[in-house]
RNA sequence: AGAGUUUGAUCCUGGCUCAGAAUGAACGCUGGCGGCGUGCUUAACACAUGCAAGUCGAACGGUAACAGAAGCAGCUUGCUGCUUGCUGACGAGUGGCGCACGGGUGAGUAAUAUAUAGAUAAUGUACCCCUUGGACCGGGAUAGCCACUGGAAACGGUGAUUAAUACUGGAUACUCCUUUUAAUCAUAAGAUUAAUCGGGAAAUGGAUUCUGCCAAGGGAUCGGUCUAUAUCCUAUCAGGUAGUUGGUGAGGUAAGAGCUCACCAAGCCAAUGACGGGUAGCGGGUUUGAGAGGAUGAUCCGCCACACUGGUACUGAGACACGGACCAGACUCCUACGGGAGGCAGCAGUGAGGAAUAUUGGGCAAUGGAGGCAACUCUGACCCAGCCAUGUCGCGUGCAGGAAGACGGUUCUAUGAAUUGUAAACUGCUUUUAUAGAGGAAGAAACCCACGCUCGUGAGCGUGGCUGACGGUACUCUACGAAUAAAGACCGGCUAACUCCGUGCCAGCAGCCGCGGUAAUACGGAGGGUGCAAGCGUUAUCCGGAAUCAUUGGGUUUAAAGGGUCCGUAGGCGGGCUAAUAAGUCAGAGGUGAAAUCCCACAGCUCAACUGUGGAACUGCCUUUGAUACUGGUUAUCUUGAGUUAUAGUGAAGUAGAUAGAAUAUGUAGUGUAGCGGUGAAAUGCAUAGAUAUUACAUAGAAUACCGAUUGCGAAGGCAGUCUACUAACUAUAUACUGACGCUGAUGGACGAAAGCGUGGGGAGCGAACAGGAUUAGAUACCCUGGUAGUCCACGCCGUAAACGAUGGAUACUAGCUGUUGGGGCGCGAGCUUCAGUGGCCAAGCAAAAGUGAUAAGUAUCCCACCUGGGGAGUACGUUCGCAAGAAUGAAACUCAAAGGAAUUGACGGGGGCCCGCACAAGCGGUGGAGCAUGUGGUUUAAUUCGAUGAUACGCGAGGAACCUUACCAGGGCUUAAAUGUAAGUUGCAUGGGGUAGAGAUAUCCCUUUCUUCGGACUACUUACAAGGUGCUGCAUGGUUGUCGUCAGCUCGUGCCGUGAGGUGUCAGGUUAAGUCCUAUAACGAGCGCAACCCCUGUCGUUAGUUGCCAUCAAGUAAAGUUGGGGACUCUAACGAGACUGCCGGUGCAAACCGAGAGGAAGGUGGGGAUGACGUCAAAUCAUCACGGCCCUUACGUCCUGGGCUACACACGUGCUACAAUGGUAGGUACAACGAGCAGCCACUCCGCGAGGAGGAGCCAAUCUAUAAAACCUAUCACAGUUCGGAUCGGAGUCUGCAACUCGACUCCGUGAAGCUGGAAUCGCUAGUAAUCGCAGAUCAGCCAUGCUGCGGUGAAUACGUUCCCGGGCCUUGUACACACCGCCCGUCAAGCCAUGGAAGCUGGGGGUACCUGAAGUCGGUAACCGAAAGGAGCUGCCUAGGGUAAAACUAGUGACUGGGGCUAAGUCGUAACAAGGUAGCCGUACCGGAAGGUGUGGCUG
Repeated sequence: AGAGUUUGAUCCUGGCUCAGAAUGAACGCUGGCGGCGUGCUUAACACAUGCAAGUCGAACGGUAACAGAAGCAGCUUGCUGCUUGCUGACGAGUGGCGCACGGGUGAGUAAUAUAUAGAUAAUGUACCCCUUGGACCGGGAUAGCCACUGGAAACGGUGAUUAAUACUGGAUACUCCUUUUAAUCAUAAGAUUAAUCGGGAAAUGGAUUCUGCCAAGGGAUCGGUCUAUAUCCUAUCAGGUAGUUGGUGAGGUAAGAGCUCACCAAGCCAAUGACGGGUAGCGGGUUUGAGAGGAUGAUCCGCCACACUGGUACUGAGACACGGACCAGACUCCUACGGGAGGCAGCAGUGAGGAAUAUUGGGCAAUGGAGGCAACUCUGACCCAGCCAUGUCGCGUGCAGGAAGACGGUUCUAUGAAUUGUAAACUGCUUUUAUAGAGGAAGAAACCCACGCUCGUGAGCGUGGCUGACGGUACUCUACGAAUAAAGACCGGCUAACUCCGUGCCAGCAGCCGCGGUAAUACGGAGGGUGCAAGCGUUAUCCGGAAUCAUUGGGUUUAAAGGGUCCGUAGGCGGGCUAAUAAGUCAGAGGUGAAAUCCCACAGCUCAACUGUGGAACUGCCUUUGAUACUGGUUAUCUUGAGUUAUAGUGAAGUAGAUAGAAUAUGUAGUGUAGCGGUGAAAUGCAUAGAUAUUACAUAGAAUACCGAUUGCGAAGGCAGUCUACUAACUAUAUACUGACGCUGAUGGACGAAAGCGUGGGGAGCGAACAGGAUUAGAUACCCUGGUAGUCCACGCCGUAAACGAUGGAUACUAGCUGUUGGGGCGCGAGCUUCAGUGGCCAAGCAAAAGUGAUAAGUAUCCCACCUGGGGAGUACGUUCGCAAGAAUGAAACUCAAAGGAAUUGACGGGGGCCCGCACAAGCGGUGGAGCAUGUGGUUUAAUUCGAUGAUACGCGAGGAACCUUACCAGGGCUUAAAUGUAAGUUGCAUGGGGUAGAGAUAUCCCUUUCUUCGGACUACUUACAAGGUGCUGCAUGGUUGUCGUCAGCUCGUGCCGUGAGGUGUCAGGUUAAGUCCUAUAACGAGCGCAACCCCUGUCGUUAGUUGCCAUCAAGUAAAGUUGGGGACUCUAACGAGACUGCCGGUGCAAACCGAGAGGAAGGUGGGGAUGACGUCAAAUCAUCACGGCCCUUACGUCCUGGGCUACACACGUGCUACAAUGGUAGGUACAACGAGCAGCCACUCCGCGAGGAGGAGCCAAUCUAUAAAACCUAUCACAGUUCGGAUCGGAGUCUGCAACUCGACUCCGUGAAGCUGGAAUCGCUAGUAAUCGCAGAUCAGCCAUGCUGCGGUGAAUACGUUCCCGGGCCUUGUACACACCGCCCGUCAAGCCAUGGAAGCUGGGGGUACCUGAAGUCGGUAACCGAAAGGAGCUGCCUAGGGUAAAACUAGUGACUGGGGCUAAGUCGUAACAAGGUAGCCGUACCGGAAGGUGUGGCUG
């Protein structure tokens, strides 16, 4: 000091979370020792038992107990009993002092408290110290004791008698108190001195010293009271107060005072927060923090309060008294029922509560306290010990060597490595600690005793002696032996630390993000590792990080946040100069700020913690002296801020009145006739009873075209024909006047669009609601026809808007350019300049960016308002306002980890622009209708194996399912096998033929016996190593493929721009088929794509000339390159040439385009093919193949027979054949190319109607084999279900093949279905193309081929063009999308859960008011009783705790029912929003509707 988390990525805003420290802690796991601390935070709940305050005989009367002494008696001559207070002592009692300290707790208390600083001239103080003076003479009682007596007890009663340092009378008393007077000082009350009237005292005890007593003064100590300042939350608590505020007088107190009372006055407190409510002991300190702050108030120290709850006084120096009293109440206990006793918030301890907190211990040895002369006694204060890892500090659990890198574990690329790991074993060493034994402290110095000294009626000092709970403890030594001692957490990121197995959105984890759906470093286990360590983690709380309440140190255009606007009160802030002041401010000094704590230094425990000593600090408060710049208050003055006045001007500024024309509607009358109106298209509606249209006249209400504009005015809302009246404002100029009069502005007041409300008018048009018509799946909408409130006027309410510049007001300053409104100045004019407004662009600066930029969102100052994550919610409750609607103020529970702003890249849009493509259009031919073929879906089945499923599956994998194939089904078999390889050895078998059983596999029997180049081959057997799987996962993969798309794109380096994601380049202007090229240019270059290079084809040339060719020459045939021969031609197949916008003209800067240009076989890529960028679709394929993981192993492997893949109400795709005359049939005649062929192609001959059969040449192919068809010629058929069409079915055959039943093809004869050109819709094609015609080949025994792949023959039509449909490219725009529109997302309803509001009521709680009653007790009154008296008892008055009654308010819990809200993988209805979201959206308001919402009206642009 930061980090994680919103996004595809970015910057910002903003919340949530983490890392740190701390604790009186608790819980989980674990646990060796010691030192020092701490230890009921909850029930101020209830308490058994013991102890916690007594002491003094040197105050007193005395003598119950103990001891001694004396005496007496009994006698067992040392024992018992009795007597004597005689002595030591002492129970109970009188008396003195103490009990008001010490100890506990924090309930109450928001000020009768605490802290700090003062005051007391308004006060008290026992014991202690100092000073002065004094202590004389008397008296009467009463406890106790004794006697009697009541009561269960507690506790008493009566009588007699007695003492004191108990009580009391008198005397004396300057200084004391009180009355009066005077002087001096000081003044606000006062102080001092002098005089004077009256009044008040005492105690003795002791052995001498000595103590005690009384009065007065002083000191010290400890209080009382008062003042100022500070001290929590709440305004959804705004008014409170009758002794209340003050005065006079009196009383009262130690003392001032309404403290109390009488009278008088009406004050006093409060927005700087009174009163009320809630919570809380306060401080020193503690903790955190850099600090400022925040949180806290255990232990220790100071103060306060309390002592079962409430009240009251007594005694006393001091109490309204923790272990005292009285009364009332609750509770507990005893009781003989009459009555009594008690108070652990003292120390232990018990119960209860709770997550949770200890021993019914030892001692007064030390320190301190009470009493005492003292010894001493008492002391649960205190000192110690015990329990608890509760905290902190320290120590230990060994150290060194040791590699066969052991065994074992774990992991891997596994014959071997890595790691655990020098770790272990083993060797040597040490002994803290534990255990045992031995020794053994300091804490102790006093008091006191003895002696001595200074010295002496006091005191002090020295020496010696006495005293230890802890404790035989700390500590030291010895012995022993590695011996007695390591766990817990974590290992996805934050955050140090990684692998295997198991599990399979399950179990589970989780602080946040998140992990887990078959390869989990995130769950569980293991191995390994990391960080800590007698602890480690978790939980809780507080601070920090959080600048996330911001004084230090934040913000408000769009993220949360500027009030709708102005006026103005309090308050805050405020111009120049002069003087004096000294409140703020600054400096010096003084006092105080307790100690402890924190910090520094030193010192003591072996160190440390801990403790001691000293210092610093305590940032504060007060007093005093000084300074006077600034601020403040005071004084005098100034003019520039502000205002007044004058002159000139400006405007849709306001209010009231008058008035004008156009339009619309209505009415009357005329003309006129069939429609009008309305829409995307229609209909409702109006109209022959005469509409619409048109003409004239009349009436009505509302609004003011043009001018008109980034115009003007107004505080805002807002304001528009013209004229008049009244009123206000602003601007400029002048400087005449005032002289800081100013700015802002909480509370408050006024104004405030539209809608809405009330009363009364008015009502033309428009028009919520409503009605009807359409649209639609529906249409409570958009569209249409009507139409009521309303819109208009007057008066009164409401008080809100996207009331917006989403930007509060004021003042000052800070570059420019360019419009415009009003006024002034200069100028002939153009124009220039100045003031006040109103706009645009931009510099610096600012800002997250967009942007803003003198009209600031810049730089500064002042004042006000507002914000602090999203939702819940601008909701609930309360309060105020309102006629109502509602407005204002304004939460919480609960829930989420985001919500949000700006910008970026994409994608998308029923956004825009440009461009392309058989995309449309223009054409040609099809599909969709029929029959059949084939594939798919579905259904069926034992099985109908599997895969492919929009485009990009469906004549696809399959280029060929009768068996095989085959993966499927049924049945029957086999179990290391079927096959192959390697290595080694052995063998001569194996094979072939035949038989039997069987469906076959198989089983079994018989016969036969290898080849050889002699190397071996082959077979079988044995051994070893590798089985097999068309089982799953294409969402683990490789490879391959489809598609966008042969579309023109996709990127990089350097530079530049931007905080950044990114941009630029790649954009712009042209051009192209093209990111093709050119120009321009913060870009310059480059790569993958395009193009070219490759192949075929089109022209020519060269070379070569067989199997191809044949012009010329020759031979020859019925004919034929048949033959000799030839290379000319065709052709074959190799190499070249050729085409490049090269040339010409035009346009253009250029690139390039244009031209029926030239030339050329070919012209602008000549035609075709191969070639497929970065990527997209988790696209397809685990069944071509390969491969990770998982699964099966007498089966999911493998063999065999049969069946199935060929099923068939149906639906779809792709094809074939047709429906006919551009045709069918019959006959005749022509012309190809690519290819294929030996288990083959097969000429030719014969037979068969034919498929074919039987013979049989040629050909391993430019040599042999195959009638090309359409075409052309001739004939026939005349429009029909036909001489079209051929399905289907019957019969007979052929061929292949072990085998054509399921299930082959073909032939012949017969049969002769549907179909007469095909609805919506849809496909292909731009030239040798479509269309049409046939041929060949692969696979293949045969073939379901009409398929596929090729080949050639014949051979068109059309393209105006880019508006529209589809797809694509580029640029731009909007976006709430980024899984990217198959996106996102809103509301009702239904279900579950959660918290919450209302509610008839019900139940508690605290407080106040009124009335009644009223204990104890103080004070007051009082003739009768007591007393000589003082006085007391009794009675009585006032006040009061408590109790009762009553009405209301507040607050908490609960409540049938009810309201909305939140959350919840896959519910229902719609589709409101995001794109022009398909009717732009949103705001306010009103009405309506299942719901989102719709509509009206005004406003905003987000």
Notes
Predicted 3D model of a 1502-nucleotide RNA (small-subunit ribosomal RNA) from a sediment metagenome. The coordinates come from a structure-prediction model, not an experiment, and the mean pLDDT is 83. RNAcentral holds the sequence, with entries from SILVA.